Description: A computed fold for a 74-nucleotide RNA from Thermococcus sp., annotated as Fluoride riboswitch aptamer (crcB RNA motif). The model forms 100% of the base pairs in the Rfam consensus. The sequence was found by an Rfam model in a public genome assembly. The coordinates come from a structure-prediction model, not an experiment, and the mean pLDDT is 76.
[in-house]
RNA sequence: GUUACAAUGGGUGAUGGCGUCCACCCGGGGAGAAACCCCGAAGCGCCCUCCGGGCUGAUGACGCCUGUUCUACU
Numbered sequence: 001g002u003u004a005c006a007a008u009g010g011g012u013g014a015u016g017g018c019g020u021c022c023a024c025c026c027g028g029g030g031a032g033a034a035a036c037c038c039c040g041a042a043g044c045g046c047c048c049u050c051c052g053g054g055c056u057g058a059u060g061a062c063g064c065c066u067g068u069u070c071u072a073c074u
Stems, first nucleotide, its partner, number of pairs: 009026005016065006027039004045055004
C1' cells in the first nucleotide's frame, strides 16, 4: 500500500413518532487534523390502452401512539 473478515458507528427499507427484530449500503475528490464543499452507494409503490389515466398503504415485520378515511352502535 492492497484485499478479506470482525467489532463499533452512520445511513436506507414509497406519508409522522417510539420500542424490538430483520434486510441492504458505507466510498471518492477539492485538500490537509477538524470544519466546509462536490460526486457517489443502499432507497425513491402498483395497474393500464403508458401522451396520459386509474389505485393501495402512516409498518421492511410486530406492538403502541398520533393523524386521516369507511362502517356499525350510543